[in-house]
A computed fold for a 563-nucleotide part of an RNA from an uncultured Erysipelotrichaceae bacterium, annotated as small-subunit ribosomal RNA, 5' domain. Its mean pLDDT, the model's own confidence on a scale to 100, is 80. Its Rfam family is "Bacterial small subunit ribosomal RNA". Clan: SSU clan.
Context: one part of a larger RNA
RNA sequence: GGAUGAACGCUGGCGGCAUGCCUAAGACAUGCAAGUCGAACGAAGUGGCCCAACAACGAUGGAGUGCUUGCACAAAAUCUGCGAUGGAUUUUCCACUUAGUGGCAGACGGGUGAGUAACACGUAAGUAAUCUACCUUUAAGACUGGAAUAACGUUUGGAAACGGACGCUAAUACCGGAUGAUUCAUAAUUAGAUAACUUUUUAUGCUAAAAGGGGCUUCGGCCUCACUUAAAGAUGAGCUUGCGGCGUAUUAACUAGUUGGUGAGGUAAUGGCUCACCAAGGUGACGAUGCGUAGCCGAGCUGAGAGGCUAAUCGGCCACAUUGGGACUGAGACACGGCCCAAACUCCUACGGGAGGCAGCAGUUAGGGAUAUUCGUCAAUGGGGGAAACCCUGAACGAGCAAUGCCGCGUGAGUGAUGACGGUCUUAUAGAUUGUAAAACUCUGUUGUAAAGGAAGAAACCUUAUUAUAGGUAAUGAUAAUAAGUUGACUGUACUUUACCAGAAAGCCCCGGCUAACUACGUGCCAGCAGCCGCGGUAAUACGUAGGGGGCGAGCGUUAUCC
Numbered sequence: 001g002g003a004u005g006a007a008c009g010c011u012g013g014c015g016g017c018a019u020g021c022c023u024a025a026g027a028c029a030u031g032c033a034a035g036u037c038g039a040a041c042g043a044a045g046u047g048g049c050c051c052a053a054c055a056a057c058g059a060u061g062g063a064g065u066g067c068u069u070g071c072a073c074a075a076a077a078u079c080u081g082c083g084a085u086g087g088a089u090u091u092u093c094c095a096c097u098u099a100g101u102g103g104c105a106g107a108c109g110g111g112u113g114a115g116u117a118a119c120a121c122g123u124a125a126g127u128a129a130u131c132u133a134c135c136u137u138u139a140a141g142a143c144u145g146g147a148a149u150a151a152c153g154u155u156u157g158g159a160a161a162c163g164g165a166c167g168c169u170a171a172u173a174c175c176g177g178a179u180g181a182u183u184c185a186u187a188a189u190u191a192g193a194u195a196a197c198u199u200u201u202u203a204u205g206c207u208a209a210a211a212g213g214g215g216c217u218u219c220g221g222c223c224u225c226a227c228u229u230a231a232a233g234a235u236g237a238g239c240u241u242g243c244g245g246c247g248u249a250u251u252a253a254c255u256a257g258u259u260g261g262u263g264a265g266g267u268a269a270u271g272g273c274u275c276a277c278c279a280a281g282g283u284g285a286c287g288a289u290g291c292g293u294a295g296c297c298g299a300g301c302u303g304a305g306a307g308g309c310u311a312a313u314c315g316g317c318c319a320c321a322u323u324g325g326g327a328c329u330g331a332g333a334c335a336c337g338g339c340c341c342a343a344a345c346u347c348c349u350a351c352g353g354g355a356g357g358c359a360g361c362a363g364u365u366a367g368g369g370a371u372a373u374u375c376g377u378c379a380a381u382g383g384g385g386g387a388a389a390c391c392c393u394g395a396a397c398g399a400g401c402a403a404u405g406c407c408g409c410g411u412g413a414g415u416g417a418u419g420a421c422g423g424u425c426u427u428a429u430a431g432a433u434u435g436u437a438a439a440a441c442u443c444u445g446u447u448g449u450a451a452a453g454g455a456a457g458a459a460a461c462c463u464u465a466u467u468a469u470a471g472g473u474a475a476u477g478a479u480a481a482u483a484a485g486u487u488g489a490c491u492g493u494a495c496u497u498u499a500c501c502a503g504a505a506a507g508c509c510c511c512g513g514c515u516a517a518c519u520a521c522g523u524g525c526c527a528g529c530a531g532c533c534g535c536g537g538u539a540a541u542a543c544g545u546a547g548g549g550g551g552c553g554a555g556c557g558u559u560a561u562c563c
Base pairs, nucleotide, nucleotide: 001563002562003561004560006559007558008557009556010555013409014408015407016406017405018404019402020401021367026365027364028363030362031361032360035104036103037102040101041100043098044097045096046095047094048093050087051086052085054083058079059078060077064073065072066071067070111320112319113318121244122243123242124241125240126239127238130237131236135233136232137231138230139229140228141227143177144176145175146174152167153166154165155164156163157162184205185204186203187202188201191198192197212225213224214223215222216221246292247291248290253283254282255281258280259279260278261277262276263275264274265273295317296316297315298314299310300309301308302307322343323342324341325340326339345356346355347354348353373399375398376397377396381395382393383392384391385390412443413442414441415440422434423433424432425431426430448500449499450498451497452496453495457490462485463484464483465482466481467480468479469478507552508551509550510549511548512533513532514531518547519546520545521544522543528535529534
């Protein structure tokens, strides 16, 4: 000099874009952060459809009335039936709501860096040792039966959390049988490779599903969404290996599932991963083992570079979810807002027993030099569910707070010498300096204040209508296009225009040398200063104050850390 997730002191006008618990992976009140599907299913409820007596508006009608005899007003009667009240309750039908069964998603997204010196990460390879829900493509199929169970009802235990018994019922829930392949297993066979293998053909054996939901129908069927099997793709993962990146030798030896083999088990899969038996190996001064420290990387800071340091925000990977252990479900977890056990802590209790987990977003408390709102919206982007409408989304987008940083703008511009007043200094009737600085005059209006107008971010999905393409006897339907309609949290924001006023907007540090900038007074080795050298003991450019000057400027200095 540069840099910072900074803090502190003094000061502080505005905007844009970023950033914001580095400490206690301490403890947490409260709210929200993962749901959705009634077009899978039974059930319950509400409303409509039904009946009764009322009944608005309107239409027909025209007794009558006014008279300017062709124009107004208009009762009875008839039709209509918005609406509101009461009933019927029973089946069918329609719409809506939901606790439960069932499906998919809760393995993503979001947080944190405790652990980890490791195939954790980076990079380059391997997998002939592997799996992959949803999605895409291709091929084939979807036949026939059964037994339950929640909800519900009755009853019962408990303070609660939550249960128990008996009875009934449905399904795209569950379980049989049939069919069945290029899948799988075994055997033979062909070709290639040769360490395991790959490939062709054949035989035998094993293995599947929801006759489901919705729409249309000329009732024959068709369309669509789901379902099953196989092959391939895409995506995502698992495993293995070469090389690379901390300190310490005042750590020199370490190792019995240890190293290898055979066989078995286990896994999606290789393997001491596990087990039985056999052998006695394996690692190490090219630093094993131990101890300490640490998430790794893309990157960031600095530097001419080589290098050194760092690991905030953003992106990739890993690990973790109060501490420790375990499995279940599932394509995928050994699962932050799932389950079980143990432990500590907190809370409830009728003392028998129960409940909880902010390293999600806000917020509280503690710690600390120190770090924000218990805000708005799903409008956009993205995610989950759904045929869709739509629902959910503290992801995300926005707003709020903070000079925490970077960038931009402003605090006025021009003219103006009686070189004013005042201050300071001096060789003091006077001069120098502050200083064109002020005053005064003439302008401008960035910003500000007030008023008026006012975006982009929105295109889709969807609805209605039309058309095209392929298929179909046709109708629905599928895909695409066109037209119209519909959707903005931010926000009356950005921006634009008009009016008004120099009005509302400058400080901080330094002045002995390094280092740009000097005098006076006070003090008298005192009080004090200080990054280094050093200054202060009566003429201090070094302490304190004042005037003047220098530097940077909405900041300036100090402290801490890195180069």